[in-house]
RNA sequence: GUGGACCAGGGCGUCGCCGCGGGCAACCGCGGAGGAAAGUCCGGGCUCCCCAGGGCAGUGGGCCAGGUAAUCCCUGGGCGGGGCGACCCGACGGAAAGUGCAACAGAGAGCAGACCGCCGAUGGCCCCGCGAGGGGAUCAGGCAAGGGUGAAACGGUGGGGUAAGAGCCCACCGCCGGCCUGGCAACAGGACGGGCAUGGUAAACCCCCCACGGAGCAAGACCAAAUAGGCUGGCGUGCUUUGCGAGAAGUGAGGAUCGGCCCGAUCGAGCCAGCGGGUAGGUCGCUUGAGGCGAACAGUGAUGUGCGUCCCAGAGGAAUGACGCUCCCACGACAGAACCCGGCUUACCGGUCCAC
Numbered sequence: 001g002u003g004g005a006c007c008a009g010g011g012c013g014u015c016g017c018c019g020c021g022g023g024c025a026a027c028c029g030c031g032g033a034g035g036a037a038a039g040u041c042c043g044g045g046c047u048c049c050c051c052a053g054g055g056c057a058g059u060g061g062g063c064c065a066g067g068u069a070a071u072c073c074c075u076g077g078g079c080g081g082g083g084c085g086a087c088c089c090g091a092c093g094g095a096a097a098g099u100g101c102a103a104c105a106g107a108g109a110g111c112a113g114a115c116c117g118c119c120g121a122u123g124g125c126c127c128c129g130c131g132a133g134g135g136g137a138u139c140a141g142g143c144a145a146g147g148g149u150g151a152a153a154c155g156g157u158g159g160g161g162u163a164a165g166a167g168c169c170c171a172c173c174g175c176c177g178g179c180c181u182g183g184c185a186a187c188a189g190g191a192c193g194g195g196c197a198u199g200g201u202a203a204a205c206c207c208c209c210c211a212c213g214g215a216g217c218a219a220g221a222c223c224a225a226a227u228a229g230g231c232u233g234g235c236g237u238g239c240u241u242u243g244c245g246a247g248a249a250g251u252g253a254g255g256a257u258c259g260g261c262c263c264g265a266u267c268g269a270g271c272c273a274g275c276g277g278g279u280a281g282g283u284c285g286c287u288u289g290a291g292g293c294g295a296a297c298a299g300u301g302a303u304g305u306g307c308g309u310c311c312c313a314g315a316g317g318a319a320u321g322a323c324g325c326u327c328c329c330a331c332g333a334c335a336g337a338a339c340c341c342g343g344c345u346u347a348c349c350g351g352u353c354c355a356c
Base pairs, nucleotide, nucleotide: 001356002355003354004353005352006351007350009327010326011325012324013323014322015321017032018031019030020029021028022027034334038345039344041343042342043341044340045339046216047215048214049213058212059211060210061209062208063077064076065075066074067073078092079090080089081088082087093207094206098205099204100201101200115147116146117143118142119141122140123139125136126135127134128133155173156172157171158170159169160168174196175194176193177192179190180189181188182187220284221283222282223281230275231274232273233272234271235270238251239250240249241248242247255267256266257265258264291310292309293308294307296305297304298303328332
């Protein structure tokens, strides 16, 4: 340098807080945050609601095999990329179905193209030569090797070939095709055939395959006052008018209260019981769990299997703190449960150990 595992101030005393147990009580005993309790990004348990079947749309996933309750997680492997290396990183199906896009630069950006350049064999032109022929410039034309532009220029390197060139031909590499071998597979290797057709982009639309109901512990379940209202039953409910009725208006007899009694005044239609819903309040959900630790076995590993052992916060305005002494070189980072687990991501002083 690389990878991994772990610790997260310790001890004593005093005073407090929350929960549980014991005690008539005073009080006593036991337990009391994290590796991330965080973000709420995935997955599951649990609870309630919804739910014939199929399809479209939408969202998410996407190399292969395995693990798991499950995953976008983990393990092993393949392929690609980075590093001298230990090792690290990867939205890693499809671009010879279709559509689209590629600024600037550049001659040309998709059934492409000629700016500089190379050639000018062939036809034409000029010069020399009696002629055969030789030379020159480059008009037609040929080329795409070299230069140049670009993120990217229609396989790469080398040789042959040619007027110059070019898969035009050849060797190797790459690519494509079916075959063989190894592997569960992804894939790898091999020989053969084909001069090469099929550029890039799918975190562009799209195509293919697979998966997917919603809400969340303030989920939800139970007990249940007072007051008001609902329903049922019992007792009571004078008379007159009105109204289908519910009721309204009037009157004030019987009756009740005041009082020893009369007059008088006031009241004069409700009262009681039961049932059911809901509120306040209370209880449960709530912490024994895909649980921790130890060793064994199976497996490369994630993990699984059986055994032994332990019980380790559970509040509901919400506890887990404060002070003193002391030790560590160091006053010790990031941060605090709220239904529970498995992951991922992010934050973090300092330190220990192991492997390479």